[in-house]
Molecule: transfer RNA
Organism: Chara braunii
RNA sequence: GGGUGUAUAGCAUAGUCGGUAGAGCAUUGGGCUUUUAACCUAGUGGUCACAGGUUCAAAUCCUACUAUACCCA
Numbered sequence: 001g002g003g004u005g006u007a008u009a010g011c012a013u014a015g016u017c018g019g020u021a022g023a024g025c026a027u028u029g030g031g032c033u034u035u036u037a038a039c040c041u042a043g044u045g046g047u048c049a050c051a052g053g054u055u056c057a058a059a060u061c062c063u064a065c066u067a068u069a070c071c072c073a
Stems, first nucleotide, its partner, number of pairs: 001072007010025002013022001019056001027043005051063003
């Protein structure tokens, strides 16, 4: 220098032909227990790395860019 993949909640992740984002752990409240842990239950938390474009509608399609991993030279 060229190519491919990845980026979504505090962590690690699903979301598959575009229709408005979910589960787990963690965290908070409650229940249970003499207490803790465990267990049960209800919440909180993300406009999807970032910037544009297409579209009635974009995490998803297109372009640019950033970070990172791998391959080629």